This is a predicted structure of a 353-nucleotide part of an RNA (small-subunit ribosomal RNA, central domain) from a metagenome. Its Rfam family is "Bacterial small subunit ribosomal RNA".
Context: one part of a larger RNA
RNA sequence: CUGGGCGUAAAGGGCGUGUAGGCGGGCGAUCAAGUCAGAUGUAAAAGUCCACGGCUCAACCAUGGCAUGUCAUCUGAAACUGGUUGUCUUGAGUUCGAGAGAGGGUAGUGGAAUUCCAGGUGUAGCGGUGAAAUGCGUAGAUAUCUGGAAGAACACCGGAUGCGAAGGCGGCUACCUGGCUCGUAACUGACGCUGAGGCGCGAAAGCGUGGGGAGCAAACAGGAUUAGAUACCCUGGUAGUCCACGCUGUAAACGAUGGGCACUAGGUGUCGGGUCCGCCACAGGCGGAUUCGGUGCCGCAGCUAACGCACUAAGUGCCCCGCCUGGGGAGUACGCUCGCAAGGGUGAAACUC
Numbered sequence: 001c002u003g004g005g006c007g008u009a010a011a012g013g014g015c016g017u018g019u020a021g022g023c024g025g026g027c028g029a030u031c032a033a034g035u036c037a038g039a040u041g042u043a044a045a046a047g048u049c050c051a052c053g054g055c056u057c058a059a060c061c062a063u064g065g066c067a068u069g070u071c072a073u074c075u076g077a078a079a080c081u082g083g084u085u086g087u088c089u090u091g092a093g094u095u096c097g098a099g100a101g102a103g104g105g106u107a108g109u110g111g112a113a114u115u116c117c118a119g120g121u122g123u124a125g126c127g128g129u130g131a132a133a134u135g136c137g138u139a140g141a142u143a144u145c146u147g148g149a150a151g152a153a154c155a156c157c158g159g160a161u162g163c164g165a166a167g168g169c170g171g172c173u174a175c176c177u178g179g180c181u182c183g184u185a186a187c188u189g190a191c192g193c194u195g196a197g198g199c200g201c202g203a204a205a206g207c208g209u210g211g212g213g214a215g216c217a218a219a220c221a222g223g224a225u226u227a228g229a230u231a232c233c234c235u236g237g238u239a240g241u242c243c244a245c246g247c248u249g250u251a252a253a254c255g256a257u258g259g260g261c262a263c264u265a266g267g268u269g270u271c272g273g274g275u276c277c278g279c280c281a282c283a284g285g286c287g288g289a290u291u292c293g294g295u296g297c298c299g300c301a302g303c304u305a306a307c308g309c310a311c312u313a314a315g316u317g318c319c320c321c322g323c324c325u326g327g328g329g330a331g332u333a334c335g336c337u338c339g340c341a342a343g344g345g346u347g348a349a350a351c352u353c
């Protein structure tokens, strides 16, 4: 000495569930597999090392010795790991009592707006832009009023808010349903953590079948701009966007930060609950202290290449998984596999700097 790393340099799997495996709380007993000690056996020769010799030296060679093991057998030790067993309650979970929430699913329902249709009023413009034009309008538009139809999204509340594993979730009501937090005792008694494979979920776009189609809008057409303008701007506009069922399985799927547990100054907001105190026009509301759980900001030690992180760690430790190993070639080729396809997963090399 017996790798170093992964917020931004290469590197955290998009997220969960869980199989094998790895790791695992307190006390006692026991076994002796790991572990440790001793003994015996064996570990060919050569080589290495030590000693002493032979070639004039050395290389080389000879003789003797030491040494060499995840080894075997026997005997023993019992702290630690492990097996078995007994017991415990702090880890984990259950019951009970409260609570917050855009968590998920289904059905119903509401108003504003938009477009369209019908009718009334009304007349020459409207629309659009930097300026215009295409476009719409005397077959009566735009504007305005009344009525009707349709689809999609839910202003204000709305928040540095909340919920969810992630993707994500926002009008209202009902039903079905998951998770979470707080409180208090009681119960189970290590039942735990992680998780290769597997399985499930997974924005948008895209695909299949059938519906739907108001607005928006890839493609496309036209008008402008321009040297050109296959763009940015304008007028239109089809897939699509919406629904049902099935597929796809990707993303700057980001906190660019895997999960769990423990420990390590403070300050200040905010959300949910508990306890205590105070105030009020106590139904209830407001304020303060404290405690538990979330979510932000600032900041010490420490860490960091710096930026920054800093009890929501990127600090200090332990356990488990994933991943990286110069740039290009390349997330390509080939093979395998999944997919209806588009393509996805896995994933090189030559060559080159």
Base pairs, nucleotide, nucleotide: 003325004324005323006322007307008306012321014201015200016199017198021194022193023192025088026087027086028085029084030083031082033081034080035077036076037075038074039073040072041071042069049065050064051063053061054060091191092188093187094186095185096183097182098181099180103177104176105175106174107173108172109171110154114150115149116148117147118146119145120144121143125136126135162169163168206247207246208245209244210243211242215241216240220236221235222234223233258320259319260318261317262316263315266298267297268296269295270294271293272292273291274290275289276288277287278286279285280284302309303308326353327352328351335346336345337344338343
The coordinates come from a structure-prediction model, not an experiment, and the mean pLDDT is 88.